[in-house]
Context: one part of a larger RNA
Molecule: small-subunit ribosomal RNA, 3' major domain
Organism: Rhodospirillales bacterium
């Protein structure tokens, strides 16, 4: 000087406690270990692996397995030789791939040329190995308030001081004092959304006045006043007031004011740690295959099931289930409307949209009204039959969705654990992206909309002093 401490003092955080919802018990789907397998490709493993990589395995992907083919090779660059140009079209064989076999036959100044092919020959290939040989990125500690220099000055020295102290803050924030005086990288601000106002603009948006006009409707003339879309600006600073402080600065159910003390939210990750993670996104150094660890094809596998565990969907009901009727977003893609045909998935159809304008587009839960009367039921919906629609060469392994019939488990769940502090939790729909199809996962968006927080004694993680130390 660090690290530890079942050492101590200050402080913080959904870290306890006070709520509210949940996991573990059932079914199911996914991910894993584990077995099993010709293969069950690979990697990720405390927190920080396990609906992770993978924003989407039916062929492709695809790395893995049987089995059939290639060998300058599936793609690149060159170099030598030779060539009836090749492609393409028909045939044979084949599961394809390849294989054979006929036809074809560029320009030309006739010297040659360009492309292809065929032999050779440099080399190509390679998701083989090693993240413990690396670069790039990327988790976590932790968005935690810390990490550090110059010059001064103490100390033989390793170091110290500054960075400690006394207040205060989300903070090494900022005040006061100090042998320190300054400065850097964090912090905070500068940047974007969102909460209000102006201002400019006024279509594809909007409807307040005048007019038309419909069963209705901004539908139409019209207008720019509202909404609302986008740009530019203003606003919030403890600025005022009171109380307490020397001064930061702290209360205050105070003023004003759409906001009030950082107004919510993003985005931003210091020095380092963990030889953390990634040679299979890519780049790489070695090592290693080279008629195969290459590369191409057809099938089958990742989709297996005695079981283990994590994430996570539905549900076990009446605050509901079921029928009918009836209202209200935002955000995003490019799409498919009216109309008809089916109970329905959906199909015929193509109006309109390159999109504030047409589509996707009926939000849903809420309300309203009626039913069901505590029951394994009009709860639940798994499996299992059987009929079908779509996508696609192709849904047997191995989609997904519809209708009919069936109707398991489950009556709130040991020990344990998780997430939440406000428009949050919970709880209802919508969109997107990957994508031919195919989400209960993922990212987005909005709708209703709670409880509790006396408190820091103790569990977890951390920060700043200090103090032991046979550690380093």
């Nucleotide at each position: 000087u660090g690290a530890c401490g079942g050492g101590g003092g200050c402080c913080c955080g959904c870290a306890c406690a006070a709520g509210c919802g949940g996991u573990g018990g059932a079914u199911c789907a996914u991910g894993u270990g584990g077995u099993u397998u010709a293969a069950u490709u690979c990697g990720a493993u405390g927190c920080a692996a396990c609906g992770c990589g993978a924003a989407g395995a039916a062929c492709c992907u695809u790395a893995c397995c049987u089995g059939g083919g290639c060998u300058u090779g599936a793609a690149a660059u060159g170099c030598c030789g030779g060539u009836u140009a090749a492609a393409g079209c028909u045939c044979c064989u084949g599961a394809a791939a390849g294989g054979g076999a006929g036809u074809g036959u560029c320009c030309u100044u006739c010297g040659g040329g360009g492309a292809g092919c065929c032999g050779g020959u440099a080399c190509a290939g390679g998701u083989g190995c090693u993240g413990c040989a690396u670069g790039g990125c990327u988790g976590u500690c932790g968005u935690c308030a810390g990490c550090u220099c110059g010059u001064g000055u103490c100390g033989u020295g390793a170091g110290a001081u500054g960075u400690u102290g006394g207040g205060u803050u989300a903070a090494g924030u900022c005040c006061c004092g100090c042998a320190a005086c300054g400065a850097g990288c964090g912090c905070a601000a500068c940047c974007c959304c969102u909460a209000c106002a102006a201002u400019u603009a006024g279509u594809u948006g909007c409807u307040a006045a005048c007019a038309g006009g419909u069963c209705a409707a901004g539908c139409u003339g019209a207008g720019g006043a509202c909404u609302c879309u986008a740009a530019u600006u203003g606003a919030a600073c403890u600025g005022c007031c009171u109380a307490c402080g020397c001064a930061a600065g702290u209360a205050g159910a105070g003023a004003g004011g759409a906001a009030g003390g950082a107004g919510g939210g993003g985005a931003u990750g210091a020095c380092g740690u963990c030889a953390a993670g990634u040679c299979c996104u890519c780049a790489u150094g070695g090592c290693c295959c080279u008629u195969a660890c290459g590369u191409c094809c057809a099938g089958g596998g990742c989709u297996a099931c005695a079981c283990a565990c994590g994430u996570g969907a539905u549900a076990c009901a009446a605050u509901g289930g079921c029928g009918g009727c009836u209202a209200c977003a935002a955000a995003g893609g490019g799409c498919a409307a009216a109309a008809c045909c089916g109970c329905g998935a959906g199909g015929u159809g193509g109006a309109g949209g390159a999109a504030a304008u047409c589509c996707c587009u009926u939000a849903a839960a809420a309300g309203c009204c009626g039913u069901c009367c505590u029951a394994g039921u009009c709860c639940g919906g798994a499996u299992c039959g059987g009929a079908g629609u779509c996508u696609g060469c192709a849904a047997c392994u191995c989609g997904a969705c519809u209708c009919c019939g069936u109707g398991a488990a489950g009556c709130u769940g040991g020990a344990a654990u998780c997430g939440c502090u406000a428009g949050u939790a919970a709880u209802c729909g919508u969109a997107g992206a990957u994508c031919a199809g195919c989400a209960u996962g993922c990212u987005a968006c909005g709708g209703u909309g709670a409880a509790u927080a006396u408190g820091u004694u103790c569990c977890c993680g951390g920060g700043c002093c200090u103090u032991g130390u046979a550690c380093a």